Notes
This is a predicted structure of a 362-nucleotide RNA (Bacterial RNase P class A) from a marine eukaryotic metagenome. The sequence is in RNAcentral, with records from MGnify. Model confidence (mean pLDDT): 76 of 100. Of the family's consensus pairs, 94% are formed in the model. Its Rfam family is "Bacterial RNase P class A". The family's RNA type in Rfam is ribozyme. Rfam links the family to the GO terms dimeric ribonuclease P complex, tRNA processing and ribonuclease P activity.
RNA sequence: AGCUUGCUAGGCAAUCGCUGUGUUAUAUGAUUUUAAUUGUAUGCAUGGAGGAAAGUCCGGGCUCCACAGAGCAGAGCGCCAGGUAACGCCUGGGAGGUGAAAGCCUACGGAAAGUGCAGCAGAAAGUGAACCGCCUAAGUCGGCACUUGUGUUGAACGGUAAGGGUGAAAAGGUGCGGUAAGAGCGCACCGCAUGACUGGCAACAGUUCAUGGCGAUGGUAAACCCCGCUCGGAGCAAGACCAAAUAGGAAUCCUAAGGCGUGGCUCGCGCUGGAUUCGGGUAGGUUGCUUGAGCUAAACGGUGACGUUUAGCCUAGAUGAAUGAUUGUCCACGACAGAACCCGGCUUAUCGGCAAGCUCUU
Numbered sequence: 001a002g003c004u005u006g007c008u009a010g011g012c013a014a015u016c017g018c019u020g021u022g023u024u025a026u027a028u029g030a031u032u033u034u035a036a037u038u039g040u041a042u043g044c045a046u047g048g049a050g051g052a053a054a055g056u057c058c059g060g061g062c063u064c065c066a067c068a069g070a071g072c073a074g075a076g077c078g079c080c081a082g083g084u085a086a087c088g089c090c091u092g093g094g095a096g097g098u099g100a101a102a103g104c105c106u107a108c109g110g111a112a113a114g115u116g117c118a119g120c121a122g123a124a125a126g127u128g129a130a131c132c133g134c135c136u137a138a139g140u141c142g143g144c145a146c147u148u149g150u151g152u153u154g155a156a157c158g159g160u161a162a163g164g165g166u167g168a169a170a171a172g173g174u175g176c177g178g179u180a181a182g183a184g185c186g187c188a189c190c191g192c193a194u195g196a197c198u199g200g201c202a203a204c205a206g207u208u209c210a211u212g213g214c215g216a217u218g219g220u221a222a223a224c225c226c227c228g229c230u231c232g233g234a235g236c237a238a239g240a241c242c243a244a245a246u247a248g249g250a251a252u253c254c255u256a257a258g259g260c261g262u263g264g265c266u267c268g269c270g271c272u273g274g275a276u277u278c279g280g281g282u283a284g285g286u287u288g289c290u291u292g293a294g295c296u297a298a299a300c301g302g303u304g305a306c307g308u309u310u311a312g313c314c315u316a317g318a319u320g321a322a323u324g325a326u327u328g329u330c331c332a333c334g335a336c337a338g339a340a341c342c343c344g345g346c347u348u349a350u351c352g353g354c355a356a357g358c359u360c361u362u
Base pairs, nucleotide, nucleotide: 001359002358003357004356005355006354007353008352010330011329012328013327014326015325016324018048019047020046021045022044023043025042026041027040028039029038030037031036032035050336054347055346057345058344059343060342061341062235063234064233065232074231075230076229077228078227079093080092081091082090083089094108095106096105097104098103109226110225114224115223116220117219131164132163133160134159135158140155141154142153143152144151145150146149172190173189174188175187176186177185191214192212193211194210195209196208197206198205199204239287240286241285242284249278250277251276252275253274254273258272259271260270261269262268294313295312296311297310298309299308300307301306331334
């Protein structure tokens, strides 16, 4: 100057509040079986946010609903082995990329089932090519020379992937030989492919062996698609229990010579049953609710994630929703941020401080 892993998240004191729990403390209310139960307030004692409580992105517990079995559709995941309740997480390993290094990053199955896609440049871009350049050896045509079938020269047809140029990508690379000029055309080395062998549980690897001149089936699947594996839905406003008033429902009993209204009575007229019990259910209340895949320490097993055993511990549980305010003091002057059924992860936010291990430079 950096990298990795882990820990911490202002301290102390005083006063006043809020909230959970306990109480053979005090006051007060209710119930009835009159000495018990229970509510409220106060006092006292004691507990009271996080590493992310966040995003709600994955995985599970728990609850209700659905469900013979199988499939389609849809969604997710995708190198190998292991850990775990489970995972898209974690650990170890492999391969590829990256950095000077410690390290870091990876959506890392299949392009040999099929379909699709690829701007510009360039002669040619996937049934892959002669623009410039290089070459006229053979064959064809012509000029010239002569010894008349040879030499030389030119042209067309052609050969050529060495060199130039275009591009992200142009047909393995370097060298020697070879050739008219060239070319895996031949050879050596390097690379590559296939098979064997060896090592490894495997992914995979190799100073090994053999075979192949290598246009050997170019790229893209976070394009459709194919292959393999996983997945029922809704969520604590889940769900369970207790249970007013009003309206409606059911059963039983009573009543039709009844009841109510019409300003007091009669007639008339109008309206209409009453009581008890039961069940569903609303408001409201209780519960679910915090003892849990829990935390701490030690020993043991394992490279590690993690597991086993022993001992100890209990550490918020609200429901208009508490966890705060003020003052003093000290310092390094204090970031991001507030539980709401509970856990395991990931991601994002975060002033700083501490510890351990490692790399590079001087």